[in-house]
Context: one part of a larger RNA
């Protein structure tokens, strides 16, 4: 000097990103227990009290003992060890559960519940080249896919785009079929130039022709989207109101400086002597918003923010002790 422990005057979080770490509390018995609540909880809430040993006595007894009363000893009676610190108030996730074996346990995943879509059974869907298998020895109260995520109250507007579903008249349109047309070849004809049937062959080809696409509709708990400018009330300010442009439609109910707010330490109120955090409000929301769910919500927790009490070497400010190292000497 380091490590692992122990103790500490006065103060008591002044430490620090943060009470990290440590300390406090602790098992059992008795009393007592608020707000909230889905009536189950919250709750061991909180907050108090008790304890050893002896005994003529009183009382109860399931005859083990219990309760009372009186007395005794110690610094200390759950005499050692092991054994919740508590409360208030926000956020997110309903919950028990699951996860990054080896830096993340969470607000991530799952979940019961809700909704949409597909599927009529040789089901849809999945695996396989196939046979075949799963689905299922199930049958729409079933199975598969997708989203949301208990519960309560709700879930607005837009079908223009993209997707999906339906439609079949028209347009487009592949292979195939194919009227017809042209080239080559050569029987024949012709003195020759050349013409040239059938067949074979090469090319062109009107017309015909499915799905799809175009087209016409539907569909948002499908992918998604949900405006701007100008004016206006008898102080001022504001703008219920009006005008105008654009759009498929212009954000409803809620919530809101938020796990979302740039400006921003917004403004006001609360808490502190003092508060960029926190709580309650306000709302020109840079850039909230309704199953990419919105807003509430008891309970739950090795989730996360703020505050208080208790407690303490976290600190003011360090000191001493034990053991193990390091170091010095042998």
């Nucleotide at each position: 000097c380091g490590g692992u422990c122990g103790u500490g005057a006065a103060g008591g979080a002044a430490c620090u990103a943060g009470g990290c770490a440590a300390a406090u509390u602790a098992a059992c018995c008795c009393c007592g227990u608020a707000c909230g609540u889905u009536c189950g909880c919250u709750a061991g809430a909180a907050g108090g009290g008790g304890g050893g040993c002896c005994u003529a006595c009183u009382u109860c007894u399931u005859c083990g003992g219990g309760a009372g009363a009186g007395g005794c000893c110690g610094c200390a009676g759950a005499g050692a060890a092991a054994a919740g610190g508590a409360u208030c108030u926000g956020g997110g996730a309903a919950c028990u559960g699951u996860u990054u074996a080896u830096c993340a346990a969470a607000a991530a995943c799952a979940c019961a519940g809700c909704u949409c879509u597909g599927u009529g059974c040789a089901a849809a869907c999945u695996c396989g080249c196939a046979a075949g298998a799963g689905g299922a020895c199930g049958u729409a109260u079933a199975c598969a896919g997708a989203g949301u995520g208990a519960c309560g109250c709700g879930u607005g507007c837009u079908c223009a785009a993209u997707g999906c579903c339906g439609g079949a008249a028209u347009g487009u349109c592949a292979c195939g079929g194919g009227a017809g047309c042209g080239g080559g070849u050569c029987a024949g004809c012709g003195c020759a130039a050349g013409c040239g049937a059938a067949g074979c062959u090469c090319g062109c080809g009107a017309c015909u022709c499915a799905a799809g696409c175009a087209c016409c509709g539907g569909u948002g708990a499908a992918u998604a989207g949900c405006g701007g400018c100008c004016g206006u009330a008898a102080c001022u300010a504001u703008g219920a109101c009006g005008g105008u442009c654009c759009u498929a439609a212009g954000g409803u109910a809620g919530c809101g400086a938020a796990a979302u707010u740039c400006c921003u330490u917004g403004u006001c109120g609360g808490g502190u002597a003092a508060g960029u955090u926190c709580c309650g409000a306000c709302g020109c929301g840079c850039a909230u918003g309704a199953a990419u769910c919105g807003c509430g919500u008891a309970a739950u927790a090795a989730c996360u923010g703020g505050a208080u009490c208790a407690c303490u070497g976290u600190c003011u400010c360090c000191a001493c002790g034990a053991c193990c190292g390091a170091c010095u000497c042998g």